[in-house]
RNA sequence: AAGUUUAAACAUGAGAGUUUGAUCCUGGCUCAGAACGAACGCUGGCGGCGUGCCUAACACAUGCAAGUCGAACGUGAAAACCUUCGGGUGAGUAAAGUGGCAGACGGGUGAGUAACACGUGGGUAAUCUACCCCAGAGUCUGGGAUAACCUGCCGAAAGGCGGGCUAAUACCGGAUAAUUCCCAAGAGAACCAUAAUCGAUUUUCUUGGAAAAGGGAGCUCGCAAGAGCCCUUGCUUUGGGAGGAGCCUGCGCCUCAUUAGCUAGUUGGUAAGGUAAUGGCUUACCAAGGCUUCGAUGAGUAGCUGGUCUAAGAGGACGACCAGUCACACUGGAACUGAAACACGGUCCAGACUCCUACGGGAGGCAGCAGUGGGGAAUAUUGCGCAAUGGACGAAAGUCUGACGCAGCAACGCCGCGUGAGUGAAGAAGGCCUUCGGGUUGUAAAGCUCUGUCGGAAGGGAAGAAAACUCUUGGAGUGCAUAGCUUCAGGAAUUGACGGUACCUUCAAAGGAAGCACCGGCUAACUCCGUGCCAGCAGCCGCGGUAAUACGGAGGGUGCAAGCGUUGUUCGGAAUUAUUGGGCGUAAAGGGGAGGUAGGUUGUCUUAUUUGUCUAAGGUGAAAUCCCUGGGCUCAACCCAGGACGUGCCUUAGAAACGGUAAGUCUAGAGUCCCAGAGAGGGUUGCGGAAUUCCCGGUGUAGCGGUGAAAUGCGUAGAGAUCGGGAGGAACACCAGAAGCGAAGGCGGCAACCUGGACGGGUACUGACACUAAACUCCGAAAGCGUGGGGAGCAAACAGGAUUAGAUACCCUGGUAGUCCACGCUGUAAACGAUGGGCACUAGAUUUGGUGGGACUUGACCCCCGCUGAGUCGUAGCUAACGCGAUAAGUGCCCCGCCUGGGGAGUACGGUCGCAAGAUUAAAACUCAAAGGAAUUGACGGGGGCCCGCACAAGCGGUGGAUCAUGUGGUUUAAUUCGAAGCAACGCGAAAAACCUUACCUGGGUUUGACAUCUCCUGACAAUUCUAGAGAUAGAACUUCUAAGUUUACUUAGCAGGAAGACAGGUGCUGCAUGGCUGUCGUCAGCUCGUGUGGUGACAUGUUGGGUUAAGUCCCGCAACGAGCGCAACCCUCGUCCUUAGUUGCCAGCAUUAAGUUGGGCACUUUAAGGAGACUGCCGUGGUUAACACGGAGGAAGGUGGGGAUGACGUCAAGUCCUCAUGGCCCUUAUGCCCAGGGCGACACACGUGAUACAAUGGCCGGUACAAAGAGUUGCUAAGCGGCAACGCCAAGCUAAUCUCAAAAAGCCGGUCUCAGUUCGGAUUGAAGUCUGCAAUUCGACUUCAUGAAGUUGGAAUCGCUAGUAAUCGCGGAUCAGCACGCCGCGGUGAAUACGUUCCCGGGCCUUGUACACACCGCCCGUCACACCAUGGGAGCUGAUUCAACCAGAAAACAGGCCGACUAACCGCAAGGGGGUCGCUGUUGAAGGUGGGG
Repeated sequence: AAGUUUAAACAUGAGAGUUUGAUCCUGGCUCAGAACGAACGCUGGCGGCGUGCCUAACACAUGCAAGUCGAACGUGAAAACCUUCGGGUGAGUAAAGUGGCAGACGGGUGAGUAACACGUGGGUAAUCUACCCCAGAGUCUGGGAUAACCUGCCGAAAGGCGGGCUAAUACCGGAUAAUUCCCAAGAGAACCAUAAUCGAUUUUCUUGGAAAAGGGAGCUCGCAAGAGCCCUUGCUUUGGGAGGAGCCUGCGCCUCAUUAGCUAGUUGGUAAGGUAAUGGCUUACCAAGGCUUCGAUGAGUAGCUGGUCUAAGAGGACGACCAGUCACACUGGAACUGAAACACGGUCCAGACUCCUACGGGAGGCAGCAGUGGGGAAUAUUGCGCAAUGGACGAAAGUCUGACGCAGCAACGCCGCGUGAGUGAAGAAGGCCUUCGGGUUGUAAAGCUCUGUCGGAAGGGAAGAAAACUCUUGGAGUGCAUAGCUUCAGGAAUUGACGGUACCUUCAAAGGAAGCACCGGCUAACUCCGUGCCAGCAGCCGCGGUAAUACGGAGGGUGCAAGCGUUGUUCGGAAUUAUUGGGCGUAAAGGGGAGGUAGGUUGUCUUAUUUGUCUAAGGUGAAAUCCCUGGGCUCAACCCAGGACGUGCCUUAGAAACGGUAAGUCUAGAGUCCCAGAGAGGGUUGCGGAAUUCCCGGUGUAGCGGUGAAAUGCGUAGAGAUCGGGAGGAACACCAGAAGCGAAGGCGGCAACCUGGACGGGUACUGACACUAAACUCCGAAAGCGUGGGGAGCAAACAGGAUUAGAUACCCUGGUAGUCCACGCUGUAAACGAUGGGCACUAGAUUUGGUGGGACUUGACCCCCGCUGAGUCGUAGCUAACGCGAUAAGUGCCCCGCCUGGGGAGUACGGUCGCAAGAUUAAAACUCAAAGGAAUUGACGGGGGCCCGCACAAGCGGUGGAUCAUGUGGUUUAAUUCGAAGCAACGCGAAAAACCUUACCUGGGUUUGACAUCUCCUGACAAUUCUAGAGAUAGAACUUCUAAGUUUACUUAGCAGGAAGACAGGUGCUGCAUGGCUGUCGUCAGCUCGUGUGGUGACAUGUUGGGUUAAGUCCCGCAACGAGCGCAACCCUCGUCCUUAGUUGCCAGCAUUAAGUUGGGCACUUUAAGGAGACUGCCGUGGUUAACACGGAGGAAGGUGGGGAUGACGUCAAGUCCUCAUGGCCCUUAUGCCCAGGGCGACACACGUGAUACAAUGGCCGGUACAAAGAGUUGCUAAGCGGCAACGCCAAGCUAAUCUCAAAAAGCCGGUCUCAGUUCGGAUUGAAGUCUGCAAUUCGACUUCAUGAAGUUGGAAUCGCUAGUAAUCGCGGAUCAGCACGCCGCGGUGAAUACGUUCCCGGGCCUUGUACACACCGCCCGUCACACCAUGGGAGCUGAUUCAACCAGAAAACAGGCCGACUAACCGCAAGGGGGUCGCUGUUGAAGGUGGGG
C1' cells in the first nucleotide's frame, strides 16, 4: 500500500353491542385479549421441569431441626466375652463436668413500621471487626481457687444448700517489650488542605501506661518427674489486607384538608456524662427557637426493592416462588455474655394461656421440618439420606446439619408425547332430517395390509465420585537424621439416599388410553322434538304467552384438547382523569362582580456567570429475570456460558443559543401631566307639577261599583257625578332611541354642592413599574331579619263574594306585614351573552353614541379618513348540529375557576358564617342501563294561517214515546249451532230455518266408512213385493249384467257386492301462521321513484312559494330536471240531432174496424247499431299579454251536463279457517257417517233497524185518467163459471216488443163523515176457511165474520236530504213447493232552503311547540295501603384503638448517700487496708390502676 474480517442484542397501536321511529353527538354500561400461589363443576393415559395456608402473627400432642473438640483439663463406667474366680479384655471407650469455638450463620414469618425502613448516589477527616490471609516481635516467672468427684442435708419434682479433695489453653500477681510499634498528655518544625487557629501525613523531644498458655509427633538424655533439639499447632502484641458491621446525608417513596396549625428535650449553644463512634443520645445551665399550604400535625392503609403481570408506549396494578434488605419470634419490658445480640430452639421480670403437682411450688413457647385441631372456597409426607453442594467443631478420621439432595401427594402451572397409520363406496346397518326424490353422520365403521411411541413382561444397565482419608511409587523443604513433620506428582483400593432409576435390547398385541364448552347478535358453529311468560336461560342487548336456530333433549356442527368450562382478581380495550392524549354557549362543566397577597407567566439591547439545558468521557446501576448469540438434557419447558440492556444517580471536561441569576441600556407595554367635550355613573340637600286617596264646604239625586255573567262592597245618616279649598305619601308621563353610563348588582322630574371612571387631542416625563390571581378584602337585585320613623297607592297572609264535582286558585270587593327613610344584618337569583380575565393576529357591508381631522359650504347638512363605544348581516375558519363569525364559539400565548353516567343529592354528617331564616364546604350505602344535547320524519295541540265536505247554519221529513215485524244483548234451555262488536256488529253472513237446510240437543244405528285412489276375489246391482221397526236398517221373495277386443274362453273397461290395509272424513282449534276476497279512512288528493343538488347523517329538494282548480287541475317562479301510481279522460247509461233497419213496435195522410183490428206506410214515436255534438271554441271585463274567474252570445245541453262503473301508497295483527284454498295442531268403533224427534221460533227485560198509525192536505163509498222496468213452460195464466173472499173448476194464448202477470197508486170528479180514541188506528183474540207441501202442533201465508188494544205527533238526545233531490205514491224482481213490513230495481206527483264558515264533526296543505313514536285512548307527577331492600336518626349498650394527667412501680441499668452483711489472689509480720459481691436508698422504668378526652 492493497485485501479480508469486525454477527446479534425487544420494536411497534384493530374494535363491537346497547339510549332513537330513524340520525349525528355526548356519555356510561357490557364483550372479544393476556395473566394467576387460585377455587369450584365435568372429565382424566404417560413423562419432564417448576409450584403448593393468600384465611387465625390462632392454639399446639409427638419426633427431629446446634453442636463439636480427649491434639486444653481433672475424672471415668456398664453390658458382654474370657477366666486360674484374683482378675483380664471391653477401655482410658461411652459418659457427665471444667475449658475453647460455634449457638448473632443457616431456616421461618410479614404482625408492626409512612420510617434514613427501603432504593439509589455520596460521606465517615466521627468508627468497630472473631474466624481467614500477609508481615514484625514475643511466648519468662509465680500464686490462690473451683466444678466434676466424695459426703451430709432439704424438696413430690424442678432443683438447691453445707462440708471435704482436685486440674487446666479457667482465674490472678510480677518480669520483659531499649529502638520500632500502640495509647494518653505537653512543646516544636515541615508539607497538604481549609472560610478557619478544624484536621490529615511526616518528623524531633519529654513524661506516664499496657502482653501471653500451652498442646501434640519424632529424636537424644534421664529410673522417673522432666530437660534439650526439631517440626507443627495454638496464644500475646503490632501494622496491613479481605470480607462484614455501625452511624450521617442529597434525592425518590400510598390515601384523606369533612385532619390547619404542631412542638419544652422541643430548636440551638456551653459544659459534662455515655458510646466502637458523631449527635439532646442523656443531664445541668443559657437563649427562644424549630416544623408547616412545596401539606407540618393527625387519621387510615402498607414491610421495601431487584422484579412480576399487563400495555404500542407513557403508564396502571402487584411485591407468591428466587435474590438483596429490614422487622419480628406467645404479649410487653430489660439487660447479661460476646468481635458481633438487647439473641426464634439463651437469661431475668410482668401478663395471658396450657401442662405437672404431694398445693408448698414448678415447666412451656413450631412465624424451623413433618404433623394435629381450628378457621376457610382452598394449599402436601409425623418419608429417605448426609452420596453431592454448603455450614459448625475438630490437626484429622469424623460427628452434627428437617440447610440441602432426593422421593411421596396434587392436571396447581408450563412443556413434550400418545390414544394408531395406510387402504377401503355396497357410499352397509343404525341414528337424525326430509320437499319422500333423497340428504347427512361418512372413509367414518366393518374388511384388508402395516407399525409399535406410552403403558405391560423379560434381560442388560449408567452419569452424578471427586476430593479428603488409607495404601503405594518417586521427588522437594525442614532437620544431625535414612526419624518425624510439611508438601508436590503418579498409581491402587474404598464411598450413591435417589435406585435397579434414567437409558438400551427383546417379546406379545391395535390390543389398555377423550373429554369439555359452545352453536340468537356481539362470536366460529342449525335442524327436529318436548315445553307454552310455565319450567328455565342470561356477560350486554334480551329469549319463553302452541310452529323457540336463545329453555330441556336429540342428531349434526364449531372451538379447544388431558384438559375444558365457571367464578374471583389485575391490566388492556377506556383518548372513560387525556404528560404523550379530553373538555366547559345549549350535552357534566366559567366562580354574581371587582381589588389585590403568595404563586405562575413576562418587552428591547449588552456584558458576566454556568444554576437549569446540551455534548463527551469515567464510576455506579448485585446476581437472577427480560432480550441476543451459542451450548446441555432425543425436542421443548428447563438449565449453563458469554454478551447486550438497565431511559437513574455521582464525578470530570467542554459549549453558551435559550431559561435563570447579577450588573447596566432603551421606549413600542404600563403609568403620570396639560386641554376639551359627552353621559339615567355615585352620594347629600333642596325644589316642582300632573295623578290617586283622604278631609272640609257648595250644587245635586238614586244609584254607584264590579264582571264572561254576577254577588260581596259603598249609598237617602245623601254615595257616585261636579265645583272650590286643604292634608299626606310615593312615583317621576311626553322627551325615550338596536340610545347613554357603570366592574357587576344596577341607574331616568329639576337645581346646587361633593365625587369616581372612560374617551378624544397634545406632546413633556418615569423607564418594564406588566398580566393573571389560590388565600384574603370589598361590593352585591328581590325577598327576609333587627331598632326607630313613615304609610297615599299597591299588596303576600287573612276575610268575604263568585266559579267549580271540589277551588285552601285563576276573577271580584276589602285588607295586614311589606313596599318608602335612617342605621345594621343576610350574601343568594335563569346574579344569563346560560360565553372568566389579558395580549396579538385574521375579508367585507351596514346602522348608531362620543370625539378629532379633511373637503365643501348659507349651514353644527351631506361626503371622506381616524380613534373609541354599542348593534345587524356576512367571508374564511370553527362547531354534533343549532349557530359563532374583529364585541369569535376563528388562529395562538399566559394565568385562574370548573367537569368526568343518571338517580340518591347540592342531600346527610362534620367544620365555618348567621339573631333567625338559612348560606358555604360536601359524601356514602343503595339503585338503573341508560340519563342527555342538537337536528329529522311523523303524530298530536281546548297553537296559527288557507281550504273543502248535508260538517254546521238555513230548510223539509224522520228516529227516540205507541203497537207490530225483524236483528242483537241478556236470561232461560237437553239444545236454544256458529260468526259479526264504535263510526266500519245489530232487516248483518241468511237472494227465504215446518222436514231437508242444520253445523246444535236427545235417542237409535254404523266403522275402509256417505265420498276419492290402489290390491285381490265374486258377478251382479238396482228396481219391485212382503215382514219387523219411529226410521236408519235387517230379513225374505223375485231377479240374475253391460260394452269392447279377440286366441270362444279369457282379457280389459264400466257397475255392484265382499276382504285386508294404505287411507278417507271433520261447519274440530288457530283470521294473531296464511292465500284469496271484503269493509274503512275515501272518490279524500294524495303517495312515490330515477338522476342531480344540499346536508357528517336521519333526511331535504322536487311535492315548498305567488295565483288557480272539484283535483299534486293548470300557469308563473324556483337546484332542480324528468317519470310512475292516483286526479281527469277513455267505458256504460240518461238528455239533442242524424244515418241504417222496420217485426211482435208505430199511425201523419189514404182505406177499414168495436179496437192500429186489417190493407198500406216507416214520416213520427219507439227499438238497437253506428255517428254528430261541448272544446272556455267565440265576445267582453278582470288577471302577470298566464292559468283561470265572471258576464254574454249561440245551443237540446256550458264550463267535470246528470248518474254509474272505476278505490293510489298505505292504516286498522279490521272481517272471514262456517264459501273456497291452505301450514301446523287435534279426533279416528269418533270431534267421522246415517236416521227419527226436538231446537235455531224460548221471554221478566234492554238496544238497533223498519212497518203501521195517531187523522180532515184525512177516512170511507162510487166513478174515472196516466207509467216505467221486469218475470214467465215443474211457469205466467186470459176469457168463462162457482164461491162474500182467499181460491177452485174449466180452458185459449205464450219458450214472449206478439200471450200472460197487469188492476198502476197517489191524482181527478161526485158523495159522506165533522174533531171524537172517532166511519181515525188497526194490535190482540175467537170462530170458520183457502192454498202450498209426505207433513202447517211446536212453526207458514192468505180469506171471511166477529173482537177493536196502545196511540191525540212523542224527554234528553239523534238521523237523512241541495233538484227531478227530499217528501209522497204505487209497480216489478231475486230467493222460493209455500212464506217479504226486509233487500234489489222501476217509474208517477214533486218542494223548501243555503246569509255564510264563528262554532261542532271529519279531511287536505303550509307553519309552529312537543319530554309523544303502541304516536294525546300518548306521556307522566305526588300522596296513601301492603311487602321487602339499603341508608340515616334513636333512650342507650358494647368492643377496639389512641391521647394527656395522676397513683403505683417488677426485672434491670446507672448513681451514690448509707456503710448493714460477706469477701481467695494484691499490699501488710499482724491488726487491718485496697478492691470486689450482696443489701439499702435514689433516678429512670413495662404491664397494671383511677377518673377524663378523641